[in-house]
């Protein structure tokens, strides 16, 4: 010094909810606010979940109008792998 691993000390993030502000929505920003979190820092590559406004495609019912499934498109990293980076040192 590294890897594992979480006592302890120092400290960090910040769910519901609420108020605003973008957004068709999921969701996202900032303030209040703490359920939690040894990665609850980073990242959308896999897998899962979730939206669906524009296109395309298929299907329902019709005069039209309309719905549904797909795909493309988007989110979720506080779903779970995978990467990276990272404080502190008892057993």
């Nucleotide at each position: 010094u590294c890897c594992a691993c979480g006592a302890a000390a120092a400290g960090g993030c910040a769910a519901a909810c609420c108020g605003u502000c973008g957004g068709u929505a999921a969701c996202g920003g900032c303030g209040g606010g703490a359920c939690g979190c040894a990665a609850a820092g980073c990242c959308a590559c896999c897998g899962g979940u979730c939206c669906a406004g524009a296109c395309a495609g298929c299907c329902c019912c019709g005069a039209a109008a309309g719905g549904g499934c797909u795909g493309c498109g988007g989110a979720u990293a506080g779903c779970g792998g995978a990467g990276c980076c990272a404080u502190c040192g008892a057993a």
Notes: Model confidence (mean pLDDT): 88 of 100. c-di-GMP-I riboswitch aptamer from an Alphaproteobacteria bacterium, 91 nucleotides, folded computationally. Taxonomically the source falls in Alphaproteobacteria (Bacteria, Pseudomonadati, Pseudomonadota). The model forms 100% of the base pairs in the Rfam consensus. It was read from a public genome assembly, where an Rfam model found it.